About this RNA: Predicted 3D model of a 262-nucleotide part of an RNA (large-subunit ribosomal RNA, domain VI) from Candidatus Magasanikbacteria bacterium GW2011_GWC2_37_14. Rfam family: Bacterial large subunit ribosomal RNA. The source organism's lineage runs through Bacteria, Bacteria candidate phyla and Candidatus Magasanikiibacteriota. Its mean pLDDT, the model's own confidence on a scale to 100, is 86.

[in-house]
Context: one part of a larger RNA
Parts: sequence; C1' cells; structure tokens
RNA sequence: CGAUGAAUGUUGAGAAAGCUCUUCCCUAGUACGAGAGGACCGGGAAGGAUAAACCUCUGGUGUGUCGGCUGUCCUGCCAAGGGCACCGCCGAGUAGCUAAGUUUAGCACGGAUAAGCGCUGAAAGCAUCUAAGCGCGAAGCCGUUUUCAAGAUUAACAUUCGCUAUAGACUCCUUGUAGACUACGAGGUUGAUAGGCGCUAGGUAAAAGGCCAGUAAUGGUUUAAGCCGAGGCGUACUAAUAAGUCGAGCAUACUACGGAAG
Repeated sequence: CGAUGAAUGUUGAGAAAGCUCUUCCCUAGUACGAGAGGACCGGGAAGGAUAAACCUCUGGUGUGUCGGCUGUCCUGCCAAGGGCACCGCCGAGUAGCUAAGUUUAGCACGGAUAAGCGCUGAAAGCAUCUAAGCGCGAAGCCGUUUUCAAGAUUAACAUUCGCUAUAGACUCCUUGUAGACUACGAGGUUGAUAGGCGCUAGGUAAAAGGCCAGUAAUGGUUUAAGCCGAGGCGUACUAAUAAGUCGAGCAUACUACGGAAG
C1' cells in the first nucleotide's frame, strides 16, 4: 500500500520438516538339509545415530555472590578493612545459559500405484494377466504426524465494538519471557512494569566486637553466625507525570440549507 474503521479468535489454499538403522528374545533349533548349518511369516525387548524442547536430576560455566591465602600501597598505629597483582591465586556456588543430563519423536492405519503376481477374457473356436472389465502388490507417491501459513490480489470466516469525533492505535515513559536497531511481550497511578524496602527458596560456611583458655601462635563461646540472594511472595517509597498525533472510500439520484462554491 492493498476499494469502508478497529480489537479478539479462527479456517487452511499452499509451503516446509519428518519417514531411520542395528542387536537380542519368542515362534524354533521348527520348516529345509545327509550333516554342517538354519529360516520366511508373526510377536516382543533393548540400543545407535539424528531432531526438538527443557534444566527436576548429574555435571559445566557462573569477571553477580560467600569464604580462605600471598605480596604491596593506603585508611595515623593495633585490630578490622579498601585498591592493585590474569576475576591476583585457591575452594565453593544461586539465577541464567548449557550437554555429557532429562523428556519426547520416527509408529500404526487408509487411498492410488511400480516392478511383479493373478481372475475373467476375446481378437485368434485353442491359448493368453489385457484388448473391454476386475483384484493383490513397496522404506517410494497421496493422506495420516509436526511447524509456518489469508499478499490464498480469489486479499477468507466468526464474534464484539465503532461510523463525526469516537472505537482503536501510536508518539512518549517503566521494562523483559523479547531483542543488534527495529519488531514482539508485560505495564503506565482505576498501577506491582522496573528500582528500592520487607520476608524468603537458595549460596557461602561460623562475621565483627566482647568474654574465656593459653607466654604466644591459636582455640572455645556468643553463633548454623554474618554476608549475599539475577529466583519467589509482598509493599506505591521512587520512576512510569503531563501532553500530543493518527484514525472510516467512490459514484448517481432526491431532500434541506445556501447567491454560488459547498
């Protein structure tokens, strides 16, 4: 932009993906075979590779977080801390992201067929699956499964709202389940959208100060402490204020107003 404005929910023309492989068990040591060996058909189980989603578990990361340790500079000194040293090094680790982790998938079934196998059957008194007619038959084809999908210009459908200043949308702002930007989603005081604050799942591992023991290093106790808490729940304290913009077609006839344009 699409020949009547919007919001919400759908249909599915069409497109894409997928369709896999192996081993073992039963049937059955049966059929077959002198033996050696060893099935079709059918049923069941396990696994490989691949794909998708997810993070409960197992782990990884986790330059937010907690603790330990070294050197040096600083906070006047002790103590306690801060900066720098690859995140200074080391030990752990929430959220998130993730695989090696977890879950799921391929199936089954229907239709039309290929090679092939047939029925009936003439041309050609026979024969013949074919010429008329009919049937079976594949991991393949069309469906079935999953995803996208009305620019499907044949521009679909349903419901609700709106049509003269409204329905609705946007600018702007707080933002994340989204994200390069945009877009998309949640919100904008009739408010829990983000921050803060409170509590907490959880992480780390027992703060500082005091007291006690010890000459001291240090240990014990206060103390499962202190600190953190990207997650969860709550709470208007702060910021989402105020304001603005866009927003519904064409033709003809008639009527009203009007000098006409309209």